A computed fold for a 77-nucleotide RNA from Candidatus Hydrogenedentes bacterium UBA6118, annotated as transfer RNA.
Formats: sequence, structure tokens, C1' cells
RNA sequence: GCCGGGAUAGCUCAGUUGGUUAGAGCGCUGGAUUGUGGAUCCAGAGGUCCUCGGUUCAAAUCCGAGUCCCGGUACCA
Repeated sequence: GCCGGGAUAGCUCAGUUGGUUAGAGCGCUGGAUUGUGGAUCCAGAGGUCCUCGGUUCAAAUCCGAGUCCCGGUACCA
């Protein structure tokens, strides 16, 4: 350089045929329980869905470009 995959909550990851308000587990905060803590239970907070542009009535989802990460491959030394 070329090919393929990926980027969604603090972390690890789902997200169906594009459809109204984006989810889970862990973690965090508060409460219940407990002599305290842990465990358990209940509730809550937390999102530029990588960036820009395009298509569409409507985009996390489709298209183009860019950035970064992973894997494969080629060339030069």
C1' cells in the first nucleotide's frame, strides 16, 4: 500500500426489516436489611451511538470521505 472486521454508558458488549423515548451485565450513587462491612433486595444517575457530509418523511442502522484499533497479505531495506 491492498483486503476484511470493529468504534454504542466508567468497563465488557447487545441492538431484529431504518420507525416515535437506545439497552443488558459489571461498576457508581441513594435506600432497605446488618452491631459495622460484605452479600442480597429496591430505586436512581450516567449516551456527541468515532468525526464530517449525503440519501430519506424518518438514520446507531443505508451510502461516501476521514481518524483510530484488530487481523490477513504484498513490496522495499
Its Rfam family is "tRNA". It is annotated as a transfer RNA. Its mean pLDDT, the model's own confidence on a scale to 100, is 80.